Context: one part of a larger RNA
RNA sequence: GACGAACGCUGGCGGCGUGCUUAACACAUGCAAGUCGAACGAUGAACCACUUCGGUGGGGAUUAGUGGCGAACGGGUGAGUAACACGUGGGCAAUCUGCCCUGCACUCUGGGACAAGCCCUGGAAACGGGGUCUAAUACCGGAUACAACCACUACAGGCAUCUGUGGGUGGUGGAAAGCUCCGGCGGUGCAGGAUGAGCCCGCGGCCUAUCAGCUUGUUGGUGAGGUAACGGCUCACCAAGGCGACGACGGGUAGCCGGCCUGAGAGGGCGACCGGCCACACUGGGACUGAGACACGGCCCAGACUCCUACGGGAGGCAGCAGUGGGGAAUAUUGCACAAUGGGCGAAAGCCUGCUGCAGCGACGCCACGUGAGGGAUGACGGCCUUCGGGUUGUAAACCUCUUUCAGCAGGGAAGAAGCGCAAGUGACGGUACCUGCAGAAGAAGCGCCGGCUAACUACGUGCCAGCUGCCGCGGUAAUACGUAGGGCGCAAGAGUUGUCC
Numbered sequence: 001g002a003c004g005a006a007c008g009c010u011g012g013c014g015g016c017g018u019g020c021u022u023a024a025c026a027c028a029u030g031c032a033a034g035u036c037g038a039a040c041g042a043u044g045a046a047c048c049a050c051u052u053c054g055g056u057g058g059g060g061a062u063u064a065g066u067g068g069c070g071a072a073c074g075g076g077u078g079a080g081u082a083a084c085a086c087g088u089g090g091g092c093a094a095u096c097u098g099c100c101c102u103g104c105a106c107u108c109u110g111g112g113a114c115a116a117g118c119c120c121u122g123g124a125a126a127c128g129g130g131g132u133c134u135a136a137u138a139c140c141g142g143a144u145a146c147a148a149c150c151a152c153u154a155c156a157g158g159c160a161u162c163u164g165u166g167g168g169u170g171g172u173g174g175a176a177a178g179c180u181c182c183g184g185c186g187g188u189g190c191a192g193g194a195u196g197a198g199c200c201c202g203c204g205g206c207c208u209a210u211c212a213g214c215u216u217g218u219u220g221g222u223g224a225g226g227u228a229a230c231g232g233c234u235c236a237c238c239a240a241g242g243c244g245a246c247g248a249c250g251g252g253u254a255g256c257c258g259g260c261c262u263g264a265g266a267g268g269g270c271g272a273c274c275g276g277c278c279a280c281a282c283u284g285g286g287a288c289u290g291a292g293a294c295a296c297g298g299c300c301c302a303g304a305c306u307c308c309u310a311c312g313g314g315a316g317g318c319a320g321c322a323g324u325g326g327g328g329a330a331u332a333u334u335g336c337a338c339a340a341u342g343g344g345c346g347a348a349a350g351c352c353u354g355c356u357g358c359a360g361c362g363a364c365g366c367c368a369c370g371u372g373a374g375g376g377a378u379g380a381c382g383g384c385c386u387u388c389g390g391g392u393u394g395u396a397a398a399c400c401u402c403u404u405u406c407a408g409c410a411g412g413g414a415a416g417a418a419g420c421g422c423a424a425g426u427g428a429c430g431g432u433a434c435c436u437g438c439a440g441a442a443g444a445a446g447c448g449c450c451g452g453c454u455a456a457c458u459a460c461g462u463g464c465c466a467g468c469u470g471c472c473g474c475g476g477u478a479a480u481a482c483g484u485a486g487g488g489c490g491c492a493a494g495a496g497u498u499g500u501c502c
Stems, first nucleotide, its partner, number of pairs: 001501003005498003009494001012369001014367004018362002020327001025325003029322003034069003039066002042063001047058004076280003086204007095197002100193008108142004117132006148172006154165004178185002206252003213243003218240008255277004259270004282303005305316004333359001335358003342353004372402004382393004406443001408438005416429001419426002446491005451472003457486005467474002
């Protein structure tokens, strides 16, 4: 000098930041991912008309279900990881990419189901079972088509495997979906782009040799399987290799970086907030769906734990936002709003959004402001000291004249609103910021230190006691070093102490 700090003392106000560093301990409760009726069948409320008063027709609010998209983003945490995890620079002639953009071509023709519904039925519940009916942008055939693959062939290029372009012929061979307010919105194939992702490589960044040898899918080859893709990734066979004092293997520790702190720099330390990447989601394992996951608020299995139960069986996963217990020196509200930015769905209106925007709490940090200003000496009173003359507190107070920041009260009162909506209208923050007026010095100062280092001295008490102490050291009867008081010094809404780093 710095800090995500803590502790004892003290504490007026504002702005901006910031706040479980410990138990990746366990979690009550609420919320954190939905949306689309302009994909589909069904349901059918207001309201209107008719009515034999049972209802019928129109109308379409509402929605459980089928279907689509999203749920792989956003948010959290740092356990694991010494590794191509990260940083940086390259490679993929070894790759994928939903939504979006561009270009070309197409969107033809059929079929059978399953939910919902209805009927029956099991179970305490969670949740089912059987029968039957039905729609689709759900599912499955057929047709056609550039691609892809195979055979023959030309040219160009490269980096070994090869790559690109062009043409022809033949063979194999996979598409599509409709809705509509008639404006559009969609669907399929191919090529390109953009974005995102995957894989590989060079180099770089901890400690330990009181770890010296390590390795059998191990190292390489052939073939096959698998993947979007190269590869011992996996498997069969063959060979016997591969790594290591330039530190293999083992052990310990640790998420990495942009950065942050310190320092003249070189360097050293750290990786909280913010941003990028990675890993994880009760513990371990696994796959499914999908463009994308081996998936925090999905599924299955095993385990530990907790809960419900009619004992047959079930349910759960806060390292999301709040909040609780526990641990700890220590770390906040079970708040408001989608008004803005952003995200999902939707043609849109809109719905959802603990992302976010705000508010609350904490002097935890930084910055700013205030606790008054000017005058005022016979230098009051009181306190303290005294050589008893006086000195000092001290212009300090009183008193006079002013001012009114902040806080308080009252009146006015935003920008943030672009947008959306036919229009009316639409701001959580917030009656906040800001402006104006009112009253009155009125409501607002402490903490540490005063032997030397180190700025600031006397008195009394105590008497190697009680105590102080960062180091040197003080205290045993005149202690500037202990305790108290007066005075002083330093900083100031803080000031000290402790811890850690330079």
A computed fold for a 502-nucleotide part of an RNA from Streptomyces brasiliensis, annotated as small-subunit ribosomal RNA, 5' domain. The RNAcentral record of the full RNA draws on ENA and SILVA. Taxonomically the source falls in Streptomyces (Bacteria, Bacillati, Actinomycetota, Streptomycetaceae).